The RNA shown here (transfer RNA) has 74 nucleotides and comes from a Vicinamibacterales bacterium. The RNAcentral record of the sequence draws on ENA. Its mean pLDDT, the model's own confidence on a scale to 100, is 80. Its Rfam family is "tRNA". The family's RNA type in Rfam is transfer RNA.
[in-house]
RNA sequence: GCACUCGUAGCUCAAUUGGAUAGAGCGCCGGUCUACGGAACCGGAGGUUGCAGGAUCGUUCCCUGCCGAGUGCA
Numbered sequence: 001g002c003a004c005u006c007g008u009a010g011c012u013c014a015a016u017u018g019g020a021u022a023g024a025g026c027g028c029c030g031g032u033c034u035a036c037g038g039a040a041c042c043g044g045a046g047g048u049u050g051c052a053g054g055a056u057c058g059u060u061c062c063c064u065g066c067c068g069a070g071u072g073c074a
Base pairs, nucleotide, nucleotide: 001073002072003071004070005069006068007067010026011025012024013023019057028044029043030042031041032040050066051065052064053063054062
């Protein structure tokens, strides 16, 4: 330099012929319980879906550019 794959919550990941409010586990916070913790149970907060633009009535999802990560080739 070229090609391909990926980027969603603090972490690991879901969600696809484009459709109604983007979810789960762990973690975090509060409560119950306990002598205190842990465990268990109940509840809660946390996301401009990497950035910008485009197509569409409508995009996490399609198209373009850029940024970042990985793999292969040279």